[in-house]
Context: one part of a larger RNA
Molecule: small-subunit ribosomal RNA, central domain
Organism: uncultured organism
């Protein structure tokens, strides 16, 4: 080198774009890079194989073939590859039509509720637990009417729904703007597929300047509860923070623990967008294209299980793993305000 493997056993980067490289549809004409085919030169000699021969035999020596799987150049050969030219349309990819949706950014607006405030009615609790305290109230609370402030979330609709690459996205309006879906077959003519580095986006807690703070609520500090001051779990306060703006930070049980594209391989059902069709056309039925489930045959798996959204049957590319612990570490190295993040050993034990 080949040979194994990554749902759960060790193993798919959090996700995109997208450079080099790797790979790549039909179909004709040319060269011949790779291939293949005879020639021919070389491939020292010994050794290894084979056939003799010589020492009494063997080792051992000789001679002779074969081999030396490789290179060089001559000459053919064109089916694959590759290259150059011509065509083509199914792969991609515009175009027109049309519907769907919490897609993204921006702006603006509404109701419930909580909490405060100020005023009205009222009177001794009120809150809280497992029980209670602690705390809040006669300087008028809780309770109820009324009016105002202000912050953060958007009940019903909601679904096993829908969108998005992926985190993730939910009141309602406008405004800007991505993407995928149907249908027309109208145009381009392979323009593709995946991606080593790069680069972008990337929960949620932290981080910086600045703002804002209702509710919640680390940290504190009180009050239970205990054998104990229990450093919790229960209760009552409450600061960072949770909200905003701009700037980092780059991580997660980023999870379908399933990488991406494409082709092939039995149904049965549900449901979201679309389109034909039958038609009594409000509704139901039937073909079909694209998503989100269940349930299975074949088939695969170590087993659970997956099963046209495959873990099933092949192809291309990329990541990765290689007994446990040491160790998502230490050193260096780049990043970072730090926090710390990437990349990553050994010694020793087992």
């Nucleotide at each position: 080198c080949u040979g194994g493997g990554c749902g759960u056993a060790a193993a798919g980067a959090g996700u995109a774009u997208g450079u080099a490289g790797g790979c790549g549809g039909u179909u004709u004409g040319g060269u011949a890079u790779g291939u293949c085919a005879g020639g021919u030169g070389u491939g020292a000699a010994a050794g290894c194989c084979c056939g003799a021969a010589g020492c009494u035999c063997a080792a051992c020596u000789u001679c002779g073939g074969a081999a030396u799987u490789g290179c060089g150049c001559c000459u053919g050969a064109a089916a694959c590859u590759a290259c150059c030219g011509g065509a083509c349309u199914u792969g991609a990819g515009g175009c027109c039509u049309g519907g769907a949706g919490a897609g993204g950014g921006g702006a603006g607006u509404g109701g419930a509720a909580u909490u405060c405030c100020u005023g009205g009615u009222g009177u001794a609790g009120c809150g809280g637990u497992g029980a209670a305290a602690u705390g809040c109230g006669u300087a008028g609370a809780u309770a109820u009417c009324a009016g105002g402030a202000g912050g953060a979330a958007c009940a019903c609709c909601a679904a096993u729904g829908g969108c998005g690459a992926a985190g993730g996205c939910a009141g309602c309006u406008c405004c800007c703007u991505g993407g995928a879906c149907a249908g027309g077959u109208u145009c381009u003519g392979a323009c593709g597929c995946u991606g080593a580095g790069a680069u972008a986006c990337g929960a949620a807690a932290g981080c910086g300047u600045g703002g804002g703070u209702a509710g919640c609520g680390a940290a504190a500090g009180g009050g239970a509860u205990u054998a104990g001051a229990a450093u919790a779990c229960c209760c009552g306060u409450g600061u960072a923070g949770u909200c905003c703006a701009c700037g980092c930070c780059g991580u997660a049980a980023a999870c379908g623990u399933u990488g991406u594209a494409c082709a092939c391989u039995a149904g049965g059902u549900u449901u979201c967008g679309g389109a034909g069709g039958g038609c009594c056309u409000a509704c139901c039925c039937c073909u079909u294209c694209g998503g989100a489930g269940c349930u299975c045959a074949a088939g695969c798996u170590a087993a659970c299980g997956c099963g046209a959204u495959a873990a099933g049957u092949g192809u291309a590319c990329c990541g990765c793993c290689u007994g446990a612990g040491g160790a998502c570490u230490a050193c260096g190295g780049c990043c970072g305000c730090a926090a710390g993040g990437c990349u990553a050993a050994a010694a020793c034990u087992c």